[in-house]
RNA sequence: UCAUCCAGAGGGGACGAGGGACCGGCCCGACGACUCCCCGGCAACCGGCCGACCGAUCGGCCACGGUGCCAACUCCGACCCGGUCGAAAGCCGACCGGGGACAGAUGA
Numbered sequence: 001u002c003a004u005c006c007a008g009a010g011g012g013g014a015c016g017a018g019g020g021a022c023c024g025g026c027c028c029g030a031c032g033a034c035u036c037c038c039c040g041g042c043a044a045c046c047g048g049c050c051g052a053c054c055g056a057u058c059g060g061c062c063a064c065g066g067u068g069c070c071a072a073c074u075c076c077g078a079c080c081c082g083g084u085c086g087a088a089a090g091c092c093g094a095c096c097g098g099g100g101a102c103a104g105a106u107g108a
Stems, first nucleotide, its partner, number of pairs: 001108005010039005018028003023077003040070003045066002047062006074103001079099008
């Protein structure tokens, strides 16, 4: 810099207190989380094979190889727009829906 992020996939062992990036929520956690190790699995980003196309590129198959991943949509929000409700408007709040941005993660 580019692409993707509502799909998918858990058992055992070690350790022992925080963890989910940050802030606010809300969750996970001594019925042992997080982390590490072993085994297992998921997945087509790279890679391999095949096909289409002038080509850019697109499609199909492959989990042996390089990564990645295996609570919750990147757990949700944080910005903008719309709707419903809260005593009519405004403000504010709650909830719902849509869109992108920031940030982050992973790959190349």